[in-house]
This record gives sequence, C1' cells and structure tokens, in this order.
RNA sequence: GGUCUCAUAGUUCAACUGGAUAGAAUGUAGGAUUCCGAUUCCUAUGAUAGGGGUUCGACUCCCCUUGAGAUCA
Repeated sequence: GGUCUCAUAGUUCAACUGGAUAGAAUGUAGGAUUCCGAUUCCUAUGAUAGGGGUUCGACUCCCCUUGAGAUCA
C1' cells in the first nucleotide's frame, strides 16, 4: 500500500437480513429489610464512533473519516 471484518449504556451482549418507546444482565445511586454488614426486594440512572447520502421510515443500506483486528504484498 491492497482486500476483508468490527465499532450499541461504566462493562458483557441483544435488536429476527429497513418499521412499535433501542432491551437484558451487571455496575452505580437512593430506599426497604438487619443491631451492623452480606444476601434479597423496589426505584432511579445511563448508549447506536464522527460526518454526509438514499428512503415515508436507518443501529440496519451506500460514501468519506477515525479507531481496533485479520490477511496478502
């Protein structure tokens, strides 16, 4: 340098190959329980890498950029 794959809550993963309010676990904060903790229960919290395009509608399709990885030279 060429080709290919990936990027979603603090973390680990979903979202059925374009359609309902982007969910789950865990974490964090508050509360209940307890003499105090742990466990358990309740509530809250928080995300589509950035930009543009296609479409009635985009996490999903297309282009560019950024980052990570694989492979060829």
Transfer RNA from Halosquirtibacter laminarini, 73 nucleotides, folded computationally.